[in-house]
Molecule: transfer RNA
Organism: bacterium
Formats: sequence, structure tokens, C1' cells
RNA sequence: GGGGACGUGGUGUAGAGGCCUAACAUACUUGCCUGUCACGCAAGAGAUCGCGAGUUCGAAUCUCGUCGUCCCCGCCA
Repeated sequence: GGGGACGUGGUGUAGAGGCCUAACAUACUUGCCUGUCACGCAAGAGAUCGCGAGUUCGAAUCUCGUCGUCCCCGCCA
């Protein structure tokens, strides 16, 4: 330099045009339970869906640009 994959609560993932006011697991907070901790039960907080633009009546989802991470190929040494 060329090509490809991925980016979504703290972490790991799902969701692939409208039921998303975004779900699940785990972690966290509060209460209950317990002699205490853990487990268990109940409730709660936590997401500019990397960023920008476009298409559309409607975008986490499609397209383009851009940034980041990873992989493959090539070049120099």
C1' cells in the first nucleotide's frame, strides 16, 4: 500500500428495516432472607447502538465516508 471481519449498558453477547421506550447473561446498588458471609427472592440504576452523512414515511439494522481493533496479502529493511 491492497483486501476482509468486527465496533451495541462495566464486561461478554443477541437483535439484521416498523412489536426497539433496544433484550439476555454476568457484574453493580437497595430491600428481604441469614447469627455473619455466600446462595436464593424482589426491585433498581446503567446504552449519543464508534463518529459523520446519505437512502427511506421510518435506520442499531441498508449505502458512503471516517476513526479504532483484529486477520490475510504485498513492499522496504